Predicted 3D model of a 73-nucleotide RNA (transfer RNA).
Rfam family: tRNA. By type it is a transfer RNA.
RNAcentral holds the sequence, with entries from ENA.
RNA sequence: GUCCCGGUAGUUCAGAUGGCAGAACGCCGCCUCGACACGGCGGAGGCCGGAGGUUCAAGCCCUCCCCGGGACA
Numbered sequence: 001g002u003c004c005c006g007g008u009a010g011u012u013c014a015g016a017u018g019g020c021a022g023a024a025c026g027c028c029g030c031c032u033c034g035a036c037a038c039g040g041c042g043g044a045g046g047c048c049g050g051a052g053g054u055u056c057a058a059g060c061c062c063u064c065c066c067c068g069g070g071a072c073a
Stems, first nucleotide, its partner, number of pairs: 001072007010025004019056001027043005049065005
């Protein structure tokens, strides 16, 4: 330099064919317990790496850029 994969909650990851952004763990509150842990119930937490474009509508499609990993040279 060229090509491929990935970037979504604090963390690890889902997210069909474009149509309400989710799970687990973690965190907070309540219940349970003599107390802690476990367990039960509830809650907070994202504008999806950045900027444009297409579309009635974009995490998803297109272009450029940034970051991480890999292949070839």